[in-house]
RNA sequence: GGGCGCAUAGCUCAGUGGUAGAGCGUUGCAUUCACAUUGCAAAGGUCGAAGGUUCGAUACCUUCUGCGCCCA
Repeated sequence: GGGCGCAUAGCUCAGUGGUAGAGCGUUGCAUUCACAUUGCAAAGGUCGAAGGUUCGAUACCUUCUGCGCCCA
């Protein structure tokens, strides 16, 4: 220098254009003499950034940023 992939909750990851979810974790309550386990509930997201397409974008297109892989 060229090509490809990834970026979504604290972590690991789903999400086939129509109000964004799960597991683990955190907090509260119940249960226990207490802890653990278990059950219920809650908080937590400008979906990496900018622009475009569309009635409507996390998802499609372009560029950029960061990380990883391959080639030279």
A computed fold for a 72-nucleotide RNA from an uncultured bacterium, annotated as transfer RNA. Model confidence (mean pLDDT): 84 of 100. Its Rfam family is "tRNA". By type it is a transfer RNA. Gene Ontology term of the family: triplet codon-amino acid adaptor activity.